[in-house]
Two RNAs folded together computationally: RNase P RNA and transfer RNA, 482 nucleotides in total. The coordinates come from a structure-prediction model, not an experiment, and the mean pLDDT is 75.
Formats: sequence, C1' cells, structure tokens
RNA sequence: GAAGGCCGGAUGACCGCGGCGGGUCUGACCCGUCGAGGAAAGUCCGGACUCCAGAAAGCGACGGUGCCGGGUAACGCCCGGGCGGGAUCGGCGGGGCAACCCGCCGGCAACCCGACGGACAGCGCCACAGAAAACAGACUACCCGUCUUGGCGCGGGCAAAGGUGAAACGGUGGGGCAAGAGCCCACCGCCGGGCUGGCAACAGCGCGGGCAUGGCAAGCCCCACCGGGAGCAAUGCCGAAUAGGGACCGCGUGCCAAGGGUUGCAAGAUCCGAGGCAGGGCCGCUUUCGCCCGAGCAGGUCCGGGUUGGCAGCUUGAGACGUCGCGGCAACGCGUCGUCCAGAGGAAUGGUCAUCACCCCUCGGGCUCGUCCCAAGGGGUACAGAAUCCGGCUUACAGGCCUUC
RNA sequence: GGACCGAUAGCUCAGCUGGAUAGAGUACUUGACUACGAAUCAAGGGGUCGGGGGUUCGAAUCCUCCUCGGUCCGCCA
Repeated sequence: GAAGGCCGGAUGACCGCGGCGGGUCUGACCCGUCGAGGAAAGUCCGGACUCCAGAAAGCGACGGUGCCGGGUAACGCCCGGGCGGGAUCGGCGGGGCAACCCGCCGGCAACCCGACGGACAGCGCCACAGAAAACAGACUACCCGUCUUGGCGCGGGCAAAGGUGAAACGGUGGGGCAAGAGCCCACCGCCGGGCUGGCAACAGCGCGGGCAUGGCAAGCCCCACCGGGAGCAAUGCCGAAUAGGGACCGCGUGCCAAGGGUUGCAAGAUCCGAGGCAGGGCCGCUUUCGCCCGAGCAGGUCCGGGUUGGCAGCUUGAGACGUCGCGGCAACGCGUCGUCCAGAGGAAUGGUCAUCACCCCUCGGGCUCGUCCCAAGGGGUACAGAAUCCGGCUUACAGGCCUUC
Repeated sequence: GGACCGAUAGCUCAGCUGGAUAGAGUACUUGACUACGAAUCAAGGGGUCGGGGGUUCGAAUCCUCCUCGGUCCGCCA
C1' cells in the first nucleotide's frame, strides 16, 4: 500500500413513550416483560405473499443471464475449479549523476482483476492518417533489363525492410534468390483428426496439413437457459356522505322450444320465455377445456360529485445466535440440545445524571528507556432510524482488532 | 415505502443512430451607423456535456455505480 473479516459503546438510577401479558369498577391506574441496523440507505437483483389477465400446453414478441461444476426457495448471489491478464520476484540488455525508467526471457504455490458462449449463420462499423483497413495494396525503397558510366525516364520482378496508424493479411531463426516471398526447413502459432487424464470447463502427447483466416457482439444478431403483469399506497371488510349523475367503447346474433300472458266466438295474430343447437366474444397466434352473450352483459375509459373515517393485512419465519455430531476442499446440508424474537399508524424505542470503555491533546511520575506502565485535566466517540417480510449486491462510515499478500 | 423521468454556454434548448474543432437563440464585450439612444450589421469571448469507473483506437452518445431535481400511487359510485 492492497484485499478480506469482526466490533462499532456499556452499566445503573429517575422521568417519559409503544406492543404483549396480568391485576382492576372490562375506566383511570399498577406490576412484569420486550422494543432499530450492518448497512435499517439506493430501489439494483431474486423470491414469499396478494390481486388481475379464465386455465393448461406449444409457438411468437419483449426482457434477462452467459467458462465448468456445485450450493440455494431462487438469483445477475455464494463456493470450488479452468482459462486469460496484471503487480511483485529472478536473469539479461539499453538510457540516466542518482532516484529510477524501458524492453525481452523465466517462474509462478500464494496475491489482485476479468459483463469469460459464438466473428465460418447473416448484416453492419473501423473516422483522420496511410498506397492500402479484409479474399486490400505499392508512398519511400530493393533487384534486373534498356537509354549514355552515372542521373532522369521506360519495361519487368517484389511485398521481406522503412513510413502512416489503435490495428497492415502469421512470429523468431536459418537456407535460398538477381532482389525477395512459407518459396523451403526447425520451433511456436492456426486448422483437421486421434489417444490419455478429468463429471466438465480444459490440460498433456502424437499424427497430417493448404502453410492461411484483423478487430468490434457493454453493434444488430445467432446459440443455450430463465422469465405473465402489477405491487401492502397489493388486497379484504365495515361505516359515512353524495349525484345509483352524465358520456363513450364493448361481437350481428339466427333457429328450435316446455310453459304462460293479451286479443278474438273460433281459426288465428302478437308478446314473454326456462332450456337446447349453431354462432360470436373473453388471449399476440394455435389446440383443448372453462366462462360471457337478447346489448342497459361481464368489463373498460373519460367528465363531474362525495369522503379524506375505522378494522384487518402486521409479523413465529426458506428465522437468528450458540454447543455437539455426521457428510463435503468449500459454499452449504442433515440431526440434537439450549437461548432469543419491535410492529408504529403523521408514525413509539427518548431525555437527564453518574460511572466505566476507546481515541486525541497537555502535564507529572515510574521503569527491564520500549513510544511501555500509572495518575490528573480537557476534548471527542463515526455512517446513520424499522414501515409487508426475507436472501443478496452496491454505496456511507470517527476509531479499534484479526488474516493474507 | 414503492413506480417512473430528467441533468449540455449566464438563461432556454438541439445534438443521444459512437468519428476527432460540441451547436442555435437570447444575454455579455468591442467596433460600425447616429447629435444621443434603440434597432440593425460585423467580430469575439464563454463548456470538467451532473460526478466516478468500465467497453472501444475513439464516449455528450453504449454499460455500470453515485449525487441532485421533478412526476405519480387511499376509498365510494
């Protein structure tokens, strides 16, 4: 210096609050007991729970995650492993007065980081500079021939060297060539295929190769897996009051029909009609089931009006802490025993006094003279308040302790 | 407590589909014009794109965390 973990005030008295239990004339009042966090925060993830979408399945749209394996109710979280990169370390070389800086090689058990699937499914982007930015390309150069010894020019060869750039179509070394080029060779690298180890990601070892194939997916996209939408201000109940007001949307309904009404002397006419068939609708689409359908449906939207009341939801759980045992590298799981648990409702958990603890300053003394011990005085004690509840992530934090590098 | 949106020059706003100098109007300064002033014309200054980190050659723009500001969320019919 970096990373990770823990604590982050305590005790007593008095007064004052809220919940629960008890005593009471079911009142006042009294007694007992409990009462903010590691982040209660941000609202970034995952759920439980409640309601809505009619349900199930398949497809689609949209959104999320992304190495492998495991944990978990689940996750974008946690644990372990793999791969890649980095700091530190060692060696060599260069620059510098020095401190130190740069490059290459090596070793990585341990430390830190990684939005870590796919660039041959397709599309798209790579400005400026540069000859040229993806099956591109010749600016300065290099080599050969010619003109005239040279230069200029012309013809041919070339993509190794230099320049531009973030990146230039494999890298290093050697051979070869007129000069060059994987042109050839060795080792890397890349592609294909095989064997061994491992659950796997991957690692290792051979074989064969045309010796060719940039980047960006926190660009669209492809692949694999996951996901309905809202949220306790969800939702349910009671009371009160008003305007049970107004407008709009909402599929087009057809046939049969038990029975009944009205009218008529009758025949008949007309109306209502449980139920049935068909049809239409309730989803982005399809199948099956379910529901609605005589239009004033279910339901929804807007304008206007009333009320701003009370109760529930409300806290015992995928609980927290501790001991022991078993399994596991671990995260974690299983079992036993013990202790513990805020529920407000404009929002309680506070105020005062005293003592102690920790830190800083001043000063005095002791002593094995270390920034150790004791005493006195003064000051300070961080971030910050539950609001449906849990599991995480992220951010804030005076001071103290522990572990690793 | 929860659900969303925004931050660019002194002010009001574009740019958000990533290209290298970040724009417009208004305001300010100077000059011209006029007896003076306004208007008009010309020129000029003024920017950590709310802050940090990341992706990328490159970020106002893409991703992530933080800060600040704003909107909405009871019941009856």